The prediction has a mean pLDDT of 76. A computed fold for a 178-nucleotide RNA from Pelosinus sp., annotated as Lysine riboswitch aptamer. Lineage of the source: Bacteria > Bacillati > Selenomonadales > Sporomusaceae > Pelosinus. Of the family's consensus pairs, 98% are formed in the model. Rfam family: Lysine riboswitch aptamer. Rfam's curators write: Riboswitches are metabolite binding domains within certain messenger RNAs that serve as precision sensors for their corresponding targets. The same sequence occurs in records of 2 taxa.

RNA sequence: GGAUGGAAUAGAGGUGCAGACAACAAAAGUACUUUCAAGGAGAUUGGUCUCUAUGAUCUGAAAGAAAAGGGUUGCUUGCCGAAGUGCGGAAGAUGCCAAGUCUUCAGUGCUGGUCUUUCAUCAAAUAGGUGUAAGACUGUCACUAAAAGUAACCUUUUAGUGGAGUGCUAUCUUAUCU
Numbered sequence: 001g002g003a004u005g006g007a008a009u010a011g012a013g014g015u016g017c018a019g020a021c022a023a024c025a026a027a028a029g030u031a032c033u034u035u036c037a038a039g040g041a042g043a044u045u046g047g048u049c050u051c052u053a054u055g056a057u058c059u060g061a062a063a064g065a066a067a068a069g070g071g072u073u074g075c076u077u078g079c080c081g082a083a084g085u086g087c088g089g090a091a092g093a094u095g096c097c098a099a100g101u102c103u104u105c106a107g108u109g110c111u112g113g114u115c116u117u118u119c120a121u122c123a124a125a126u127a128g129g130u131g132u133a134a135g136a137c138u139g140u141c142a143c144u145a146a147a148a149g150u151a152a153c154c155u156u157u158u159a160g161u162g163g164a165g166u167g168c169u170a171u172c173u174u175a176u177c178u
């Protein structure tokens, strides 16, 4: 100096990712509240609590009238398995128990990233997420071919095929071999 394997540190992809804050659309003239009318016994997913012949629940009309989860944009912060999602588990919220829903946490499986379309699913949703199938763009690596450069090793560009983030690049270190 070289080959293979391991550790550490740093870094790249771009309509890149997430959090906080603000604004906005939608949710929604909905929930809910009040009044009036009609009606006459129970009302909620099952109980409990609660409400109910001093007329409830349900129905119609009028008046008043939200919020959360989800989303978009701007700004900022932290980042590049960023993060998202599926599964089972634990904890918490929904008055209480069970169910359901939501949130958080750790584990585990999948996804390189973005965009478009179909279908399915979650969702109030034509928003958005995820999955399936198809296509496009892009980063990276490997292989093949061509061209150019080089004394050579080899390097660069273009085209094609393929892989996956347990990846890729750089530096440093370490083990073995040479």
Stems, first nucleotide, its partner, number of pairs: 001178006008171004014080001016079004021074004032064006042051002045098004083111005089105006112138006119131004140163010